A computed fold for a 415-nucleotide RNA from a Micromonosporaceae bacterium, annotated as Bacterial RNase P class A.
Its mean pLDDT, the model's own confidence on a scale to 100, is 76.
The sequence was found by an Rfam model in a public genome assembly.
Of the family's consensus pairs, 93% are formed in the model.
RNA sequence: CGAGUCGACCGGGCGGCCGCGUCGGUCGGCGGCUCGCAUGCGAGCCCACCGGCCGCCGAGGAACGUCCGGGCUCCAUAGGGCAGGGUGGUUGCUAACGGCAACCCGGGGCGACCCGCGGGACAGUGCCACAGAAAGCAAACCGCCGCCCGCUUCGGCGAGGCGGUAAGGGUGAAACGGUGGAGUAAGAGCCCACCAGCAUCCCGGGUGACCGGGGUGGCUCGGUAAACCCCACUUGGAGCAAGGCCAAGAGGGUACCCGUCGCGAGAUGGGUACCUGCGCAGGUGGACGGCCCGUCCGAUGCCUGCGGGUAGGCCGCUAGAGCCUGUCGGCGACGGCAGGCCGAGAUGGAUGGCCGCCGCCGCGCCGUCUCCGGACAGCGCGGUACAGAACCCGGCGUACAGGUCGACUCGUCCG
Numbered sequence: 001c002g003a004g005u006c007g008a009c010c011g012g013g014c015g016g017c018c019g020c021g022u023c024g025g026u027c028g029g030c031g032g033c034u035c036g037c038a039u040g041c042g043a044g045c046c047c048a049c050c051g052g053c054c055g056c057c058g059a060g061g062a063a064c065g066u067c068c069g070g071g072c073u074c075c076a077u078a079g080g081g082c083a084g085g086g087u088g089g090u091u092g093c094u095a096a097c098g099g100c101a102a103c104c105c106g107g108g109g110c111g112a113c114c115c116g117c118g119g120g121a122c123a124g125u126g127c128c129a130c131a132g133a134a135a136g137c138a139a140a141c142c143g144c145c146g147c148c149c150g151c152u153u154c155g156g157c158g159a160g161g162c163g164g165u166a167a168g169g170g171u172g173a174a175a176c177g178g179u180g181g182a183g184u185a186a187g188a189g190c191c192c193a194c195c196a197g198c199a200u201c202c203c204g205g206g207u208g209a210c211c212g213g214g215g216u217g218g219c220u221c222g223g224u225a226a227a228c229c230c231c232a233c234u235u236g237g238a239g240c241a242a243g244g245c246c247a248a249g250a251g252g253g254u255a256c257c258c259g260u261c262g263c264g265a266g267a268u269g270g271g272u273a274c275c276u277g278c279g280c281a282g283g284u285g286g287a288c289g290g291c292c293c294g295u296c297c298g299a300u301g302c303c304u305g306c307g308g309g310u311a312g313g314c315c316g317c318u319a320g321a322g323c324c325u326g327u328c329g330g331c332g333a334c335g336g337c338a339g340g341c342c343g344a345g346a347u348g349g350a351u352g353g354c355c356g357c358c359g360c361c362g363c364g365c366c367g368u369c370u371c372c373g374g375a376c377a378g379c380g381c382g383g384u385a386c387a388g389a390a391c392c393c394g395g396c397g398u399a400c401a402g403g404u405c406g407a408c409u410c411g412u413c414c415g
Base pairs, nucleotide, nucleotide: 001411002410003409004408005407006406007405008404009403010402012358013357014356015355016354017353018352020058021057023055024054025053026052027051028050029049031046032045033044034043035042036041037040060386064397065396067395068394069393070392071391072239073238074237075236079293080292081291082290084235085234086233087232088231089103090102091101092100093099104118105116106115107114108113119230120229124228125227126224127223128222141169142168143165144164145163146162147161148160149158150157151156177195178194179193180192181191196220198217199216200215201214202213203212204211205210243315244314245313246312251276252275253274254273255272256271257270258269259268260267261266278307279306280305281304282303283302284301285297286296287295288294322341323340324339325338326337327336328335329334359384360383361382362381363380364379365378367376368375369374
């Protein structure tokens, strides 16, 4: 200098003029309550509502996807089992996870590094097209050898039959270990040496998955589970539109008072106070995701269907598995300790508009320099990403104009 691999961060800045939202303070207004004086004022309280002024703060690294895990709320007093779901090398981190870290094995790459639906095929079932003789317990298309038959120039040749064979050739992704030797009628782990695999025993290293080494042995029987399945671990459901409170509304009950009718019991209309919480029909059980056991609730209840009223306000709603700095431990994810900080809580839903200067990027013009690749200065034009909280948090995935930084690998050149 070039080509790569991995990781982290920023993603516009400054100024001016107007304009928003929550909260806090202050002043005032309307309204209400209490007290005083005295018939209309004054003081205090309420901050519920409205307005003025001042002040703090006001979107993200992904707020997106809704793919996982939780906190929280309710079912509900909250168990057991089956089914169903999820994960799948080992050891750690974490509240937890399908996440993260380190490592092991397998594969790719010269390498830095990257990839993996990573337990089990001897529990069982299924599938392996076409080609090929044959694709799960075998098989013989071409071939090789021996015998029978025929011919013979005695070297052998030929059709067929019987027996042996799987070393050679062919097909295929894959054909029942590989190379060499010995042996055989020809061959074959039939036997031998070495190697690979498998089984078993021992030694060493490692927390472990595994790694390395040595001995013995029958010789050596596919692939696929991202097919069904088996095994190990794990697992209630629904969700902030969860769920609470207040007000209102349709109706009902009780007590008292009054009116009317009645001999009386009582009936009916109205008012006040309190309680309850819509009406009608059907069922007897209902709740706990499905099933079983079990537990609990139950006739003023619960379930189902139809109809009616309300859709307002408040809480939940932001101080957290929170953030920052330092230090210690750890290869690391991360954890301990000490100190400091408080950073939107809206509800048709706020943070915007205009102007100027600058930054960065692209294009064009042009001047200087030049190792002719380009660099720097000036001017003009254009652009400045993805994208917006709505209960909160930890992850993963996806989107992103442009820019900055770090570590490592390979190649070339110079010293």